[in-house]
RNA sequence: GUUCCAAGAGGGCAAACUCGUUGAAAGACGAGGACGCAAAGCCACCGGCCUAAAGCACGCGAGUGCAAUGGUAGCGGGGUUGCCAAA
Numbered sequence: 001g002u003u004c005c006a007a008g009a010g011g012g013c014a015a016a017c018u019c020g021u022u023g024a025a026a027g028a029c030g031a032g033g034a035c036g037c038a039a040a041g042c043c044a045c046c047g048g049c050c051u052a053a054a055g056c057a058c059g060c061g062a063g064u065g066c067a068a069u070g071g072u073a074g075c076g077g078g079g080u081u082g083c084c085a086a087a
Base pairs, nucleotide, nucleotide: 012037013036017032018031019030020029021028022027035074041080042079043078045077046076047075048072049071050070055066056065057064058063
């Protein structure tokens, strides 16, 4: 110096919920708040899941069904970046 092991130190992020904003909704953003997370940093490429405004079909109508171009990175895979490190 490298590898395995992974204690410790400095910290980091922020679920539910509440308030406000935004959106048709799912959700997102901000503040508070911590369930948890060694990538719970970032990216919608693949699968899953959520929503269904517009659209299409049916219906006298109320409505019903289909379906992402919307969303979810804290569902999983994948890509990419990354702090410290003892015995």
This is a predicted structure of an 87-nucleotide RNA (c-di-GMP-I riboswitch aptamer) from Affinundibacterium nitidum. Of the family's consensus pairs, 95% are formed in the model. Model confidence (mean pLDDT): 87 of 100. Its Rfam family is "c-di-GMP-I riboswitch aptamer". Rfam describes the family as follows. GEMM was predicted in a large-scale screen for bacterial structured RNA regulatory elements. RNAcentral holds the sequence, with entries from Rfam.